A computed fold for a 73-nucleotide RNA from Patescibacteria group bacterium UBA4664, annotated as transfer RNA. Taxonomically the source falls in Bacteria candidate phyla (Bacteria). Its Rfam family is "tRNA". Rfam classes the family as a transfer RNA. It was read from a public genome assembly.
[in-house]
């Protein structure tokens, strides 16, 4: 320098053919239990690496760019 992959709540991940972002763990709170543990209910928490573009509408399409990983030179 060239090519490819990944980047989504604290952590690990999902998200179909563009249609108002979800699961598990964790956290808060309530219930069962004498308590712990365990189980069950409820809730908070992210505008999707960053910046633009297309579109009525973008995590999803397009362009640029950053970080990490792999391959080649």
């Nucleotide at each position: 320098c060239g090519g490819g992959g990944u980047g989504u709540g604290g952590c690990g991940c999902a998200g179909u053919u563009g249609g108002u972002a979800g699961c598990g763990c964790g956290c808060a709170u309530g219930g069962c239990u004498g308590g712990g543990g365990g189980c069950c209910g409820u809730g908070a928490g992210g505008u999707c690496g960053c910046a633009g573009g297309u579109u009525c509408a973008a995590g999803u399409c397009c362009u640029g760019u950053c970080a990490c990983c792999c391959c080649g030179a």